[in-house]
Molecule: Glycine riboswitch aptamer
Organism: Dactylosporangium sucinum
RNA sequence: CGAGCCGUGGCGGGAGAGAUCCCGGCACCUGCGGGGCGCCGAAGGAGCAACAUCCCCUCCCCGGGAAACUCUCAGGCAACCGUACCGUCGCGGUCAG
Repeated sequence: CGAGCCGUGGCGGGAGAGAUCCCGGCACCUGCGGGGCGCCGAAGGAGCAACAUCCCCUCCCCGGGAAACUCUCAGGCAACCGUACCGUCGCGGUCAG
């Protein structure tokens, strides 16, 4: 100098599901508080119990781990904002060469 990897910031892309019902006050509301029913999964969290996928180990089985799988605690259910994830640019760390 520097591929790759990890973290982080900017930009671009980026879903899903009731603008639900009742009560109260407020004021014009797509917003607030309480209660109820119905839903979503792509902040986060939890679980390998199921499906099937990936990784490690093994001749195989067994076993272990992870997730976009499952659960919905949290969060969310007009639009806006935001979201995992993808691309790109920069910064920091690590490091093959």